[in-house]
Context: one part of a larger RNA
RNA sequence: CGCAGGAAAAUUGAGGAGAUCUGACUCUAGUACGAGAGGACCGAGUUGGACAUACCUCUGGUGUAUCUGUUGUCACGCCAGUGGCAUCGCAGAGUAGCUAUGUAUGGAAGGGAUAACCGCUGAAAGCAUCUAAGUGGGAAACCCUCUCCAAGAUGAGUUUUCCCAUAUUUUAUAUAGUAAGAGCCGUUGUAGACUACGACGUUGAUAGGCUAGAGGUGGAAGCGUAGCGAUACGUUGAGCUGACUAGUACUAAUAGCUCGAGG
Numbered sequence: 001c002g003c004a005g006g007a008a009a010a011u012u013g014a015g016g017a018g019a020u021c022u023g024a025c026u027c028u029a030g031u032a033c034g035a036g037a038g039g040a041c042c043g044a045g046u047u048g049g050a051c052a053u054a055c056c057u058c059u060g061g062u063g064u065a066u067c068u069g070u071u072g073u074c075a076c077g078c079c080a081g082u083g084g085c086a087u088c089g090c091a092g093a094g095u096a097g098c099u100a101u102g103u104a105u106g107g108a109a110g111g112g113a114u115a116a117c118c119g120c121u122g123a124a125a126g127c128a129u130c131u132a133a134g135u136g137g138g139a140a141a142c143c144c145u146c147u148c149c150a151a152g153a154u155g156a157g158u159u160u161u162c163c164c165a166u167a168u169u170u171u172a173u174a175u176a177g178u179a180a181g182a183g184c185c186g187u188u189g190u191a192g193a194c195u196a197c198g199a200c201g202u203u204g205a206u207a208g209g210c211u212a213g214a215g216g217u218g219g220a221a222g223c224g225u226a227g228c229g230a231u232a233c234g235u236u237g238a239g240c241u242g243a244c245u246a247g248u249a250c251u252a253a254u255a256g257c258u259c260g261a262g263g
Stems, first nucleotide, its partner, number of pairs: 001152001005163007015149004021049007033038001051106005059100004066093005071086006110144003117137004164263001166176003169172001181259004185201005206252003209248005215241003222235005
């Protein structure tokens, strides 16, 4: 821009893309078969491999500043307590998130038309013949069935709901202001390179802060007691705590502007 008014939703599916894998074991059954050795079809069940998709409850990984320990050095006048730098200084743990080696799921079942092949009826050719007329069965292949995209499918589909028949003139597929609605702008995340998408904007929990909790770390500082002291114990599962869960308008989403039908 189109889809002959303007919008908001929900859909159909022409067409396209993906997937389509396979082993072992058990039962049937040591049965059918076979002199024996051996050893099934059909059918039923169990459990794997590789591959794919989703997810983070579990098992782990990471987790650049969440907690603790600790070395050297510098600083805060000193002690104590802290901070800076040294690969995040090093080391031990670890929330959220992201992850696989972790967890869950999938290939199933069914239908149609068929290939090789196997048939029925059956002449040409009094017989025979699956074929010439006619008519069945039959494969991981084909078309559906499963997953995803999809009406620019210009053949532009369908359904539901909302908005209305304004003003001006040069009477036009005109201009202007509006309706439903949309956008700008702002707070943002389950989204994200940007855009887009989603939530919210005071009739408000959208983000931050605060409060409470979860989870993490692992016993703060100060003081007291014991010890010459290093240190230990008590106060005390203490103190601190990024992303997690709630609550709470304290802060910021104020105010406003633009577009948008007359069929």

About this RNA:
A computed fold for a 263-nucleotide part of an RNA from an uncultured Erysipelotrichaceae bacterium, annotated as large-subunit ribosomal RNA, domain VI. The coordinates come from a structure-prediction model, not an experiment, and the mean pLDDT is 88.